[in-house]
RNA sequence: AGUGAGUAUAGAGGUGCAUUGACCAAGAGUAGGCUACAAGAAGAUGAUGAGAACUAAAGAUUGUAGUUGAAAGGGGAAUUUGCCGAAGUGAAUAUUGGCUUAUCACUUUAUUCACUGGUGCUGUAUUGAAUAAAUACAGUACUGUCAUAUAGCAAUUGCUAUAUGGAGGGCUAUCUCACGC
Numbered sequence: 001a002g003u004g005a006g007u008a009u010a011g012a013g014g015u016g017c018a019u020u021g022a023c024c025a026a027g028a029g030u031a032g033g034c035u036a037c038a039a040g041a042a043g044a045u046g047a048u049g050a051g052a053a054c055u056a057a058a059g060a061u062u063g064u065a066g067u068u069g070a071a072a073g074g075g076g077a078a079u080u081u082g083c084c085g086a087a088g089u090g091a092a093u094a095u096u097g098g099c100u101u102a103u104c105a106c107u108u109u110a111u112u113c114a115c116u117g118g119u120g121c122u123g124u125a126u127u128g129a130a131u132a133a134a135u136a137c138a139g140u141a142c143u144g145u146c147a148u149a150u151a152g153c154a155a156u157u158g159c160u161a162u163a164u165g166g167a168g169g170g171c172u173a174u175c176u177c178a179c180g181c
């Protein structure tokens, strides 16, 4: 030289990930309010059951017409910040929320385990106002990385192309230790 192990540091993939978000579209002439007419006893809450408090013949709920008229979640995006298991999904446990409580569903946060290298397109399902978007599954394409094989170039252990396969607990570089010279 090299081999092995471990830790630390720094990096790469790119329509890269998440976050912030002026402004914008949509939500929507919708929900709700007010007025008039009709009608007439219960009504509101994620579902079901029970209860409490509130509203209601001074007309609740509902329907029609007129008038007035939002917002949230989600999306595009100048920009901000943190990064490369970035991040996301599922399950379990605990936890937050809506009047209380029981079960379930939804939602917030944390931990553990498991899965996914990244992005696009198509289809199905779920959520959703939506044909937007997201998530999951399947298929397909591109791309980065490593290994193997083939071919070419090179001449010092490599580079390029093609094909096949694997996964981020990976890959590259440096450092440290041990062996060895």
Base pairs, nucleotide, nucleotide: 002179003178004177005176006175008174009173010172011171014084016083017082018081023076024075032068033067034066035065036064037063038062042055043054046104047103048102049101050100051099087116088115089114090113091112092111093110094109097106117143118142119141120140121139122138123137124136125135126134127133145166146165147164148163149162150161151160152159153158

A computed fold for a 181-nucleotide RNA from Paraliobacillus ryukyuensis, annotated as Lysine riboswitch aptamer.
It matches the Rfam family "Lysine riboswitch aptamer". About the family: Riboswitches are metabolite binding domains within certain messenger RNAs that serve as precision sensors for their corresponding targets.
Taxonomically the source falls in Paraliobacillus (Bacteria, Bacillota, Bacilli, Bacillaceae).